[in-house]
Molecule: transfer RNA
Organism: Stentor coeruleus
RNA sequence: GGUCCCAUAGCUCAGCCGGUUAGAGCGCUGUGCUAAUAACGCAGAGGUCCUGAGUUCGAUCCUCAGUGGGACCA
Numbered sequence: 001g002g003u004c005c006c007a008u009a010g011c012u013c014a015g016c017c018g019g020u021u022a023g024a025g026c027g028c029u030g031u032g033c034u035a036a037u038a039a040c041g042c043a044g045a046g047g048u049c050c051u052g053a054g055u056u057c058g059a060u061c062c063u064c065a066g067u068g069g070g071a072c073c074a
Base pairs, nucleotide, nucleotide: 001073002072003071004070005069006068007067010026011025012024013023019057028044029043030042031041032040050066051065052064053063054062
């Protein structure tokens, strides 16, 4: 230098060929239970979906550029 893949909650990830409320597990907070802790049950907080532009009535999703990470080739 070239090709390809990835970027969504604190972490690991899902999100069905664009559609009206963006989710799970773990973690965190509160609470129930217990003599108490753990475990378990219940409730809750937490997201500019990497950034910008474009297409569209409408974008986490499609297109382009950029940024960061990874793999391969040279």